Source information: Model confidence (mean pLDDT): 85 of 100. Small-subunit ribosomal RNA, 3' major domain from an uncultured bacterium, 469 nucleotides, folded computationally.
Context: one part of a larger RNA
């Protein structure tokens, strides 16, 4: 001096309560755990591991496994000898990698030389091998919790203590009093984007109110500079005003004013340090260890197996629907190895012309829930798993082991124990839409964006986490 208490006080958190809406029962996708396997590469394991590293596993990726190869080697850098420009094509063998040969070039540069999957040899290589308890660097968590310290005084023999305790406040150790303390730093707070009002100056691709002109329709066109909207620059919120309360700092008002009111709303921001957390398979790096291999190459297999249990989710169990039909309204992104208007063809995927865009100018583009009809409560016109047939497309290649599309098929499921979980406002719920990453997709994942739009909090006894004394 700290942890600790089923010790005491004071206080916060979707922590309980109040609610809404889920998981746990179902089938499916996916990750784990087991089990099996020639391999089922490897890490991650209470919270803080399980759609987690993986923002794309047919080959490649791959580290595993089988089998066929190399051994100065798949890549790199130096040197020596010797041969040849470079390169490019082709045969034979053979799964490929290779390994054997033949041609064309026949010599780039004036030269030093450059090049070279040529060959000999030689120093340096190769290791996703072990050690995250040798470590850098980055992460998670406590926790965006309000705490952690320090100089210098004082006080104690000292450890240490004091300031940082007490009263009152705050989202805050925020701040006001008071005081053997006086102050300072890391945190907090503010400056950073962003979104909500407003205004100034700018206007092409964006927009269109008068004015003209044009159309089956159209901002189509002259034009315009209003408005929308974009981008850049400023204003604007500070308990700044007024009432009550209170030394004060503050609290409080369906108080005024205002587009916002009391931190407006989001969002980067994570102190000291904790758990010998995580990562030596992103990367860097001590040690140890492997060198005709524990290192390369290349085929084919596995990472996709399946009695089984667990985690996150999809789609359901219907009438707040389902099926058809017309019909309107986003927002933020993407595009030249792309993105494709339009025509033509196919029930469709899709294909087969074509024009336009390096895009506020072309396009992906249909937003979807929502608005009539109809089905009448049924395992159904509910639900889409599985399974057959027949095809698109990507790609050397879809059998293992893609996605999509047609025709059939039509499983379990009639709301889920005990228990769990997530949300306080443009939020839950729903309902679509776009990007990464990608040749292609196993995305129902992930990270954006808008449309619709609630319920509910009496309180803080009491689970859980946390702060102060």
């Nucleotide at each position: 001096u700290g942890a600790c208490g089923g010790g005491g006080g004071c206080c916060c958190g979707c922590a309980c309560a109040a609610g809404c809406g889920g998981a746990g029962g179902a089938a499916c996708a996916u990750g784990u755990g087991g089990u099996u396997u020639a391999a089922u590469u490897c890490g991650a394991u209470g919270a803080u591991a399980c759609g987690c590293g993986a923002g794309g596993a047919a080959c490649c990726u791959u580290a595993c496994c089988c089998g066929g190869g190399c051994u100065c080697g798949a890549a790199c850098g130096g040197c020596u000898a010797u041969g040849g420009a470079a390169u490019g094509u082709c045969u034979g063998u053979g799964a490929a990698a290779g390994c054997a040969g033949a041609c064309a070039g026949g010599u780039c540069g004036c030269a030093a030389g450059a090049c070279c999957u040529g060959u000999a040899g030689u120093c340096g290589a190769g290791g996703u091998g072990c050690u995250g308890c040798a470590u850098g660097g980055u992460u998670g968590u406590c926790g965006u919790c309000a705490g952690c310290u320090c100089g210098u005084g004082c006080c104690g023999u000292g450890a240490g203590g004091u300031g940082u305790c007490g009263g009152c406040u705050u989202a805050a150790g925020u701040g006001c009093c008071a005081u053997a303390a006086c102050g300072a730093g890391c945190g907090c707070a503010a400056c950073c984007c962003u979104u909500a009002c407003c205004g100034g100056g700018a206007g092409u691709u964006a927009c269109c109110a008068u004015c003209a002109g044009g159309u089956a329709a159209a901002g189509c066109u002259g034009g315009g500079g209003a408005c929308u909207c974009u981008g850049c620059c400023g204003g604007g919120a500070c308990u700044g005003c007024c009432g009550c309360c209170g030394u004060a700092a503050g609290g409080u008002g369906u108080g005024a004013g205002g587009a916002a009111g009391g931190u407006g709303g989001g969002g980067a921001u994570g102190a000291c340090g904790u758990c010998a957390a995580a990562u030596c398979a992103g990367c860097a790096c001590g040690g140890c260890c492997c060198u005709u291999a524990c290192g390369u190459c290349c085929g084919g297999g596995g990472c996709g197996a399946c009695a089984c249990a667990c985690g996150u989710g999809u789609u359901a169990c219907a009438a707040u629907g389902g099926g058809c039909g017309g019909g309107a309204c986003a927002a933020a992104g993407g595009g030249u190895c792309g993105c494709u208007a339009c025509c033509g063809u196919g029930c469709g995927a899709g294909c087969g012309g074509a024009u336009g865009c390096g895009a506020a100018u072309c396009u992906c583009a249909a937003a979807a829930c929502c608005c009539g009809c109809u089905c009448c409560c049924a395992g159904u016109u509910c639900g889409g798993a599985u399974u057959g047939g027949a095809g698109u497309c990507u790609g050397c290649a879809a059998c293992c082991c893609g996605a999509c599309u047609c025709c059939a098929u039509g499983a379990a499921g009639c709301u889920g124990g005990a228990u769990u979980c997530g949300c306080u406002a443009g939020u839950a719920a729903u309902c679509g839409c776009g990007c990464a990453u990608c040749a292609g997709c196993c995305a129902u994942g992930g990270c954006g964006c808008g449309g619709u739009g609630a319920a509910u909090a009496c309180g803080u006894u009491c689970c859980c986490g946390g702060g102060c004394c």